[in-house]
A computed fold for a 1552-nucleotide RNA from a Dehalococcoidales bacterium, annotated as small-subunit ribosomal RNA. The source organism's lineage runs through Bacteria, Bacillati, Chloroflexota, Dehalococcoidia and Dehalococcoidales. Model confidence (mean pLDDT): 84 of 100.
RNA sequence: AAACUGAAGAGUUUGAUUCUGGCUCAGAUUGAACGCUGGCGGCACGCUUAACACAUGCAAGUCGAACGGCAGCACGGGUGCUUGCACCUGGUGGCGAGUGGCGGACGGGUGAGUAAUGCUUAGGGAUCUGCCUCAGAGAGGGGGACAACACGAGGAAACUCGUGCUAAUACCGCAUACGGUCUAUGGACUACGGUUUGUAGACUAAAGAUGGCCUCUAUAUAUAAGCUAUCGCUUUGAGAUGAACCUAAGUCGGAUUAGCUAGUUGGUGGGGUAAAGGCCUACCAAGGCGACGAUCCGUAGCUGGUCUGAGAGGAUGAUCAGCCACACUGGGACUGAGACACGGCCCAGACUCCUACGGGAGGCAGCAGUGGGGAAUAUUGGACAAUGGGGGCAACCCUGAUCCAGCAAUACCGCGUGUGUGAAGAAGGCCUGCGGGUUGUAAAGCACUUUAGUUGGGGAGGAGAGGAUGACUGUGAAUAAUGGUCAUCUGAGACGUUACCCAAAGAAUAAGCACCGGCUAACUCUGUGCCAGCAGCCGCGGUAAUACAGAGGGUGCGAGCGUUAAUCGGAGUUACUGGGCGUAAAGGGCGCGUAGGCGGAUUGUUAAGUCAGUUGUGAAAUCCCAGGGCUUAACCUUGGAACUGCAAUUGAUACUGGCUGUCUAGAGUCGAAGAGAGGGAAGCGGAAUUUCCGGUGUAGCGGUGAAAUGCGUAGAUAUCGGAAGGAACACCCGUGGCGAAGGCGGCUUCCUGGCUUCAGACUGACGCUGAGGCGCGAAAGCGUGGGUAGCGAACAGGAUUAGAUACCCUGGUAGUCCACGCUGUAAACGAUGAGUACUAGCUGUUGGUAGACUAAGAUUUAUCAGUAGCGGAGCUAACGCAUUAAGUACUCCGCCUGGGGAUUACGGCCGCAAGGCUAAAACUCAAAGAAAUUGACGGGGGCCCGCACAAGCGGUGGAGCAUGUGGUUUAAUUCGAUGCAACGCGAAAAACCUUACCUACCCUUGACAUCCUGGGAAGCUUUUGUAAUGAAAGUGUGCCUUCGGGAAUCCAGAGACAGGUGCUGCAUGGCUGUCGUCAGCUCGUGUCGUGAGAUGUUGGGUUAAGUCCCGUAACGAGCGCAACCCUUGUGCCUAGUUGCCAGCAUUAAGUUGGGGACUCUAGGCAGACUGCCGGUGAUAAACCGGAGGAAGGUGGGGAUGACGUCAAGUCCUCAUGGCCCUUAUGGGUAGGGCUACACACGUGCUACAAUGGGCAGUACAGAGGGCUGUAAACCCGCGAGGGGGAGCCAAUCUCACAAAACUGUUCGUAGUCCGGAUCGAAGUCUGCAACUCGACUUCGUGAAGUUGGAAUCGCUAGUAAUCGCGAAUCAGAAUGUCGCGGUGAAUACGUUCCCGGGUCUUGUACACACCGCCCGUCACACCAUGGGAGUGUGCUGUACCAGAAGUAGGUAGCUUAACUUCGUGAGAGCGCUUACCACGGUAUGGUUCAUGACUGGGGUGAAGUCGUAACAAGGUAACCGUAGGGGAACCUGCGGCUGGAUCACCUCCUUA
Repeated sequence: AAACUGAAGAGUUUGAUUCUGGCUCAGAUUGAACGCUGGCGGCACGCUUAACACAUGCAAGUCGAACGGCAGCACGGGUGCUUGCACCUGGUGGCGAGUGGCGGACGGGUGAGUAAUGCUUAGGGAUCUGCCUCAGAGAGGGGGACAACACGAGGAAACUCGUGCUAAUACCGCAUACGGUCUAUGGACUACGGUUUGUAGACUAAAGAUGGCCUCUAUAUAUAAGCUAUCGCUUUGAGAUGAACCUAAGUCGGAUUAGCUAGUUGGUGGGGUAAAGGCCUACCAAGGCGACGAUCCGUAGCUGGUCUGAGAGGAUGAUCAGCCACACUGGGACUGAGACACGGCCCAGACUCCUACGGGAGGCAGCAGUGGGGAAUAUUGGACAAUGGGGGCAACCCUGAUCCAGCAAUACCGCGUGUGUGAAGAAGGCCUGCGGGUUGUAAAGCACUUUAGUUGGGGAGGAGAGGAUGACUGUGAAUAAUGGUCAUCUGAGACGUUACCCAAAGAAUAAGCACCGGCUAACUCUGUGCCAGCAGCCGCGGUAAUACAGAGGGUGCGAGCGUUAAUCGGAGUUACUGGGCGUAAAGGGCGCGUAGGCGGAUUGUUAAGUCAGUUGUGAAAUCCCAGGGCUUAACCUUGGAACUGCAAUUGAUACUGGCUGUCUAGAGUCGAAGAGAGGGAAGCGGAAUUUCCGGUGUAGCGGUGAAAUGCGUAGAUAUCGGAAGGAACACCCGUGGCGAAGGCGGCUUCCUGGCUUCAGACUGACGCUGAGGCGCGAAAGCGUGGGUAGCGAACAGGAUUAGAUACCCUGGUAGUCCACGCUGUAAACGAUGAGUACUAGCUGUUGGUAGACUAAGAUUUAUCAGUAGCGGAGCUAACGCAUUAAGUACUCCGCCUGGGGAUUACGGCCGCAAGGCUAAAACUCAAAGAAAUUGACGGGGGCCCGCACAAGCGGUGGAGCAUGUGGUUUAAUUCGAUGCAACGCGAAAAACCUUACCUACCCUUGACAUCCUGGGAAGCUUUUGUAAUGAAAGUGUGCCUUCGGGAAUCCAGAGACAGGUGCUGCAUGGCUGUCGUCAGCUCGUGUCGUGAGAUGUUGGGUUAAGUCCCGUAACGAGCGCAACCCUUGUGCCUAGUUGCCAGCAUUAAGUUGGGGACUCUAGGCAGACUGCCGGUGAUAAACCGGAGGAAGGUGGGGAUGACGUCAAGUCCUCAUGGCCCUUAUGGGUAGGGCUACACACGUGCUACAAUGGGCAGUACAGAGGGCUGUAAACCCGCGAGGGGGAGCCAAUCUCACAAAACUGUUCGUAGUCCGGAUCGAAGUCUGCAACUCGACUUCGUGAAGUUGGAAUCGCUAGUAAUCGCGAAUCAGAAUGUCGCGGUGAAUACGUUCCCGGGUCUUGUACACACCGCCCGUCACACCAUGGGAGUGUGCUGUACCAGAAGUAGGUAGCUUAACUUCGUGAGAGCGCUUACCACGGUAUGGUUCAUGACUGGGGUGAAGUCGUAACAAGGUAACCGUAGGGGAACCUGCGGCUGGAUCACCUCCUUA
């Protein structure tokens, strides 16, 4: 400061991160539709589809003041008279049909066609224009017809024909011609295009009607021929309006449409038009358009505007307005000022209707309406009252234009559905932790209000015209008439029961829809159980769903709310504003060069671009601003601003451009040098392989992981000599050189391209880039002809393997080589287009030049051109790049826009072929991807550890038995545990019980808990029944007491409730296993990184140890390690019974006295800490050795288990949410089962024997248990055991003799004097009870088994092995488990390998984390698509046939009122004919779409089949191009690349 004002993001790829990139959402909008719901009003709007077909009515008529008339109506007149009837009468108002005029070219509809004959903007000159306006002039005098009508004829109709009569503002001559047109000829001016003017000649007009009057003329009444007014008529000029034409610019997509064009382009003559023009025609010329996109194909009315957007843009073109086009489809003209005509004509075609079958009629894309189509769009309404249009002098008439009403929440706007108060926080609902919370002041109740609606009453504005009368005034002779102005009176309203106002009654009549996982505001319960369903994206649902469905509650909007469709936005996701291309999509393989784009310094000029002013235009409406009118708003309206544009004109001249002059810094030329695997050709050389010949020589050679095929006694391989032939050039050789790239390597010669340096001279911008175009272009491949030593696709054989179309081996053809052609692709890569300028450095190297120093060389400095490494700023998503940029800028080219489909199809071009170049769509997914991070993993690497391997000892796996499991069986064989980490596990003990399972029989407030009522002590005995239980009888009367009663207990009853080893360990707590007693796991602060994260915790040493030391952008800390705890090993102190006994005494005996010395017991303490010494090491930490010591480097053992992993185990220990059962899934009892048995597995015991078995004798422990107990002595029994009962509540007694061992004897290698299973008989013990189903004893029986396949387990010292003893559980019942001691070894070189673990690093397409991911064929289902013998359809080209109506030309066959020179003369019409031409037809092409047996690949699908190609060195590194092969992924050859791991070497860099 009137017209200014406005820019937001989110979800989704991942374990997490950053980026790239798509998909999706939130916003606004609509001519909408659908679902649910619905009170009122205002204002808009309403077939987007079938330009599909239409019944019915209406939508364009009017004029009697142009005309002849009079069918119908009304009035008047007349006649007849039956006085209310008939007839006559154009007389009046008027008027059907007709002649004539004007209008039907406007208004209204629609958008089919049209990509330019269109539209928009700005211009132009060669034009016309009815009605209208202005101006000039005129309007004289004649003529002949035709409708209507009458009569007649035909026809079903439509309609038609003949004869006759008649009027005009209808028609036709004549006269006149200011003027107009044409011809001829002068003048003036000129911009040379024309303009104007003079003279002569020719041609060319007209119509009256109505009103009034008598001034003029005539009859002399009143009229008219006359005058006058108005309207009309003719001609001319001008204007206005409207129309026609031309030019420029703009105006969709496709190049998988690149060439198009014959009246085509131009000229001349002619014709034609209102007018320029190939508009038409004859001739001449050969042009015209096109990469700035012609032609062709597809789509489409254009604009003002509308929607969106900050804008730039994008999308759109309903309503309103301007233009265009169309009117059933196609063609055509007529009339007219205007049409090639929506409600006109002719013809052709399709369709519909009428018909007497001969013929006719029609065109709603006008308003209503109907059918149809469709998701979908209204009344067969009222009125001309207003606005406008047509006709008319006017009154008026017509007007589905228009104004109104009706229908529809279709959009926008406004209003209402009440207001205040009201806590007992009512009832009900829902939730609940049961206390309550919430719905909720919400309701009810009380007090008010009355908008809208209802009823009644009143009541504007839209009306201005017109008519009558009067006044004034113009024309006029006029007081008439007529036009204009004013006044008075009169006067028409569809809407309309209008808007609006007043009154009455009464809260009365009026709320829904969607949503509530995140995005996105809003949460709980119930039901369901990957079902039903939801979903915009991510996704939800498999028994506790805020995501489904219902409910309660909440949130949002509200007469609407959601959904669907569509557009813009967000999307900077096509990037002008405003993007990118090393690795994400994207730099052409490389060069030369055309068009084009861009371009050094300077002078002058111009003014195209550019900038400024002015003028014109940019219709109105819309948008915006300021006002005004409807109660407000929407809406309407006034003025302004704006319309960012175009054109004209006047200026400015810095920059760009044009022209011009000059310059030398860019570029180039000349001179002198230099380096080089630059290219082409010819010749030459040596080493090696192979083959051949010869010699020597003998049995093998060759090849591999190991072999075999192959070669060799016909003499190979090996070795020596010789010969042949082809191909390639060791060392030098180097992140060295050259080249545009591909690429180039022995030596010599010839030809030849480029580059660099130095010095001066010359040219004077000559430059850069480069669409198309042209050329070059590894390997493989193709053609023709050569050549062929080695290698070597294909092929063959041998191996490997489950297979092996492979990897390995032996052979081997094309090919590799040469010449000449073709192909034109590669990971053709620096994955980095070319050019120019600028921007810190350091170091190496190649080739020059110049300087310094030096005797010389070496060295060193500067600079130019290359080529490498590192690094700063800056950039980058990061990795990284960094004067050779991926930095900062400019110029030009190429390319990208989610993944797949697809380096594809079709089409085109190229190629001999292989194939190359160009290059889609349908369909499908919500991702695909880049870089980096943390893990995990690797048949990657480094370091380290562990009974991990190795070295050893002993086992398991074979036998029999025990025990557990699986399986099977069963009425039941209860349940759980199931890789390590289930399987002698839960179970430290199933005959009943346990027990949860099965069968049978019972109970139902219950076996158990709490509460209430009544009664009774409890209980015991007998009886029923297998028992639980039932029935009855008898017996019994307890304890406390304040004497009221109480406690405990039993019975009965009622209901709250009990009960559940029922389900879910994937809802849980607790507890436990495991990695693992492995050394790890983290945090705070700081620092680094955009971030996930990193650092610390990595590194050098060391350790059992993230143990410690040192270093260090880290400094500290926590949980773990260690230590503290228990036990054991030594000693001391204290104490001394039940233990001990040296000395003293005593006994059968530590039995007793006594003792505390010893052992031992159990309390305390000491001791061990790398403390000391030496060495090594960094003088550290530490390690090695030693001394001392009972013990030495955590002395041995135990307890102790970090963060976490395994949805590990357990709901059947316990606890617990939810669900389920409630006369049963609860409770009781008996019997059975858990003990089954073709089989398989785990864990054990006993063995197979002599290091042994048997017999006899002898010796030595520890740690435990014991009253429901342990039990001695003694007696009996062969024995298990029985009797017995002392002692012991335990250092006292007892279980309780330890056994291996040792001594002696026997057996003599055998199925035994081994082994003891199994079976028979007889017993013992426990227990209500040993049948299913106990243990033990004795006698007899005497199975398998002679050391155990593949495989596999434990153990490093008091350990393994071996021997016995005890305990828990327990009435009884261990080969199991847990403890105890006795005897008592072997071996460890070492870390290559197997397994597990730790740490660092590397790769990764894994993250459910390698038990991962993932590829292709095949089979099945579905989907879209390509090819396809063809078939059908639309459009279209070319050639030809055909030719309606019509127009134009020709023609004298027919006809002919006006004119006439009187001649069928002119003219006209009909006919015939020619040209053009629509429909139609024939032939042959192009193209679109549809369809097609069969066929190709593609996509998507549930847990299909075959393999395992890729990701780790993916087990043969992968990939690219090419060729061959193969079920398939793929394999192999040749060349290339690193986007390959690992190890080694070389080079370079950094670091005082």
Annotation: Its Rfam family is "Bacterial small subunit ribosomal RNA". Its family is annotated with structural constituent of ribosome and ribosome in the Gene Ontology.